Overview
Predicted 3D model of a 76-nucleotide RNA (transfer RNA) from a Gammaproteobacteria bacterium. The sequence was found in a public genome assembly. Lineage of the source: Bacteria > Pseudomonadati > Pseudomonadota > Gammaproteobacteria. Rfam family: tRNA. By type it is a transfer RNA. About the family: Transfer RNA (tRNA) molecules are approximately 80 nucleotides in length. Rfam links the family to the GO term triplet codon-amino acid adaptor activity. Its mean pLDDT, the model's own confidence on a scale to 100, is 81.
[in-house]
RNA sequence: AGGGCUGUAGCCAAGUGGUUAAGGCACCGGAUUUUGAUUCCGGCAUGCGUAGGUUCGAGUCCUACCAGCCCUGCCA
Numbered sequence: 001a002g003g004g005c006u007g008u009a010g011c012c013a014a015g016u017g018g019u020u021a022a023g024g025c026a027c028c029g030g031a032u033u034u035u036g037a038u039u040c041c042g043g044c045a046u047g048c049g050u051a052g053g054u055u056c057g058a059g060u061c062c063u064a065c066c067a068g069c070c071c072u073g074c075c076a
Stems, first nucleotide, its partner, number of pairs: 001072007010025003018056001027043005049065005
């Protein structure tokens, strides 16, 4: 330098154009407990890497860029 894959919460992760973005761990509040752990109840995304575009409608489709990983190549 070229090509491919991926990017959704602190971590993992569902989503396949159509209601207000599932779930687990962690975290926060409460109940239980002498205390802690366990268990139970509740809470926790204002917007999906960034910026544009298409569309009545975008996490989803298109373009550019950014970041990570993989492959190939160049210089030293």